[in-house]
RNA sequence: CGGGGUGUGGCUCAGGUGGUAGAGCGCUAGACUGGGGGUCUAGAGGUCGCAAGUUCAAGUCUUGUCACUCCGA
Numbered sequence: 001c002g003g004g005g006u007g008u009g010g011c012u013c014a015g016g017u018g019g020u021a022g023a024g025c026g027c028u029a030g031a032c033u034g035g036g037g038g039u040c041u042a043g044a045g046g047u048c049g050c051a052a053g054u055u056c057a058a059g060u061c062u063u064g065u066c067a068c069u070c071c072g073a
Stems, first nucleotide, its partner, number of pairs: 001072007010025004019056001027043006049065005
């Protein structure tokens, strides 16, 4: 320098053919238990790496860019 992949709650990851962003673990509160552990119930927490474009509508499509990673030179 050229090409590919990944980027979504604190962590690990889903998210069809564009249509109100989800799960598990963790966290908070409560219940059960003499306590711990454990189980159950409820709740908080992300506008999707960043910036544009298309669209009535973008995590999803297009362009640029950044980080990490792989291959090639």